Predicted 3D model of a 137-nucleotide RNA (c-di-AMP riboswitch aptamer (ydaO/yuaA leader)) from Paenibacillus sp. Taxonomically the source falls in Paenibacillus (Bacteria, Bacillati, Bacillota, Caryophanales). The coordinates come from a structure-prediction model, not an experiment, and the mean pLDDT is 75.
[in-house]
RNA sequence: UUAACCAAUCAGCCGAAUUCCCGUAAAGUCGGGAAGCGGGGGAACCAGUAGUGGGUGAAUUGAUCUUGCAUCAAAGGGAUCAUAGGGGACCUUCAACCGAAUCCUUAAGCUAACCUCGCAGGCACCAGGAGGAAUCA
Repeated sequence: UUAACCAAUCAGCCGAAUUCCCGUAAAGUCGGGAAGCGGGGGAACCAGUAGUGGGUGAAUUGAUCUUGCAUCAAAGGGAUCAUAGGGGACCUUCAACCGAAUCCUUAAGCUAACCUCGCAGGCACCAGGAGGAAUCA
């Protein structure tokens, strides 16, 4: 000097997942409350007449290979490659990246009143280029 790995901190990022108050020796972690932000259930009207179910979420849909009850298959599982779709003040575009996971349990369309639940977790020098628009000085 360069590269890789680990730890801490940080402008900040994904996400609804934040702020304040009270209690207790103490509280980001336990309990309660308020505001704010999200989710679910739930009339009429409308929709539907089907149903191998439905929800949160960007995370849907394929192809190939493989597995698949004693067997051929099928459902399902695994791998690879793609893909709908997704993310920082806005739009278009190129490139890079993500394209998961999980919950309910036989029940649920929309849905005013009303009822009810959550406020986690994970990252971090920032996601770069081009064009346009806007704002500020």